[in-house]
RNA sequence: UCACUGGAGAGACUCAUAAUGAGCACCGAAGGAGUAACACUCUCAGGUAAAAGGACAGUGA
Numbered sequence: 001u002c003a004c005u006g007g008a009g010a011g012a013c014u015c016a017u018a019a020u021g022a023g024c025a026c027c028g029a030a031g032g033a034g035u036a037a038c039a040c041u042c043u044c045a046g047g048u049a050a051a052a053g054g055a056c057a058g059u060g061a
Stems, first nucleotide, its partner, number of pairs: 001061006011024001013023004025048003031044001032042003
């Protein structure tokens, strides 16, 4: 690096809607920033049924 397996948190909220946009609340595990460093902090980005994504861990090449 590739393949497979496991993999958390938080409104299936409200309003107007064709796509979608706006509002309030909330989450921390891609990325980003702070820090000597972090599994801590921030929450810009991202996310808040399922799906997808997913740090990280295990196995194989």